[in-house]
Molecule: transfer RNA
Organism: Bacteroidota bacterium
C1' cells in the first nucleotide's frame, strides 16, 4: 500500500431472515434481608447515542456506503 474479521452496559459476550416485550446475559455495582462482622446465599434496583456519521425501508443492533479504532494476513 492492498486485504479480512471485529467495535452491543465498568468487563467478558449472546443477540436467527429486518418486525410489537429483542435493549439481553453471565460477572460486577447499590440497596435491602441475613451475620457479632465479612464473605456465601435470597430479593430488588441502577447502569447502553448498539464506535460515529450517511443512505435504503412503512420500520435498522441486524442490509448498503464513508470514517475512526483494534487484530490478522499479503506485499
Nucleotide at each position: 500500500g492492498g486485504g479480512a474479521u471485529g467495535u452491543u452496559a465498568g468487563c467478558u459476550c449472546a443477540g436467527u431472515c429486518g418486525g410489537u416485550u429483542c435493549a439481553g446475559a453471565g460477572c460486577g455495582c447499590a440497596u435491602g434481608c441475613u451475620u457479632c462482622a465479612c464473605a456465601c446465599g435470597c430479593a430488588u434496583g441502577a447502569g447502553g447515542u448498539c464506535a460515529c456519521g450517511u443512505g435504503u425501508u412503512c420500520g435498522a443492533g441486524u442490509c448498503a456506503c464513508g470514517u475512526a479504532c483494534a487484530u490478522c494476513c499479503c506485499a